RNAcentral holds the sequence, with entries from Rfam.
FMN riboswitch aptamer (RFN element) from Paenibacillus abyssi, 167 nucleotides, folded computationally.
It matches the Rfam family "FMN riboswitch aptamer (RFN element)". About the family: The RFN element is a highly conserved domain that is found frequently in the 5'-untranslated regions of prokaryotic mRNAs that encode for flavin mononucleotide (FMN) biosynthesis and transport proteins. This element is a metabolite-dependent riboswitch that directly binds FMN in the absence of proteins. In Bacillus subtilis, the riboswitch most likely controls gene expression by causing premature transcription termination within the 5' untranslated region of the ribDEAHT operon and precluding access to the ribosome-binding site of ypaA mRNA.The FMN riboswitch structure, reported in present an FMN-bound six-stem junction, adopts a butterfly-like scaffold, stapled together by opposingly directed but nearly identically folded peripheral domains.
Its mean pLDDT, the model's own confidence on a scale to 100, is 79.

RNA sequence: GUUUUCCUUCGGGGUAGGGUGAAAUUCCCAACCGGCGGUGAUCGAUUGCAUGAAGUGCAAUCGUCAGUCCGUGACCCGAUUCCGUCAAUAUUCUUAUAUGUUGCGGAAGCGGUGGACCUGGUGCGAAUCCGGGACCGACAGUAUAGUCUGGAUGGGAGAAGGAGACG
Numbered sequence: 001g002u003u004u005u006c007c008u009u010c011g012g013g014g015u016a017g018g019g020u021g022a023a024a025u026u027c028c029c030a031a032c033c034g035g036c037g038g039u040g041a042u043c044g045a046u047u048g049c050a051u052g053a054a055g056u057g058c059a060a061u062c063g064u065c066a067g068u069c070c071g072u073g074a075c076c077c078g079a080u081u082c083c084g085u086c087a088a089u090a091u092u093c094u095u096a097u098a099u100g101u102u103g104c105g106g107a108a109g110c111g112g113u114g115g116a117c118c119u120g121g122u123g124c125g126a127a128u129c130c131g132g133g134a135c136c137g138a139c140a141g142u143a144u145a146g147u148c149u150g151g152a153u154g155g156g157a158g159a160a161g162g163a164g165a166c167g
Base pairs, nucleotide, nucleotide: 001166003165004164005163006162007161008160009159010158017029018028019027031147032146033137034136035072036071037070038069043063044062045061046060047059048058049057050056051055067135068134076112077111078110080108081107082106083105084104086103087102088101089100090099091098117133118132119131120130121129139150140149141148
């Protein structure tokens, strides 16, 4: 160190108040929330240079800045490979058993599916800044759910730290 193996830890927020009803945090009025990486005309700090100072400008470094831009994760679907104190069945066998096929369950990586933005301003330039107004949000359960309960003490994009290998 742009390489690589392993280990540890971390890794999602949100219905206030009201209406109808037998029943709704699910409907209606209204409220609230925004995973991870990238990009970034954001903001801040430090240092250097310029100017007498303040301030300002420029440069570098560090931190920070998008739910709706580019990717990506959870959920769901598919085939493949592997696994099994499971089930059915076929063949072998006196039996035991062994092997194959199908189903079921699990694991792995892969593929598929997968939501949403306009407008005004500034400016050389806006998908990201500022103002305004919109819009979106897996599955199962239940009076119809982004926010409740559940699969989930799960999985996870990834983040930080440590150990080793290699250069």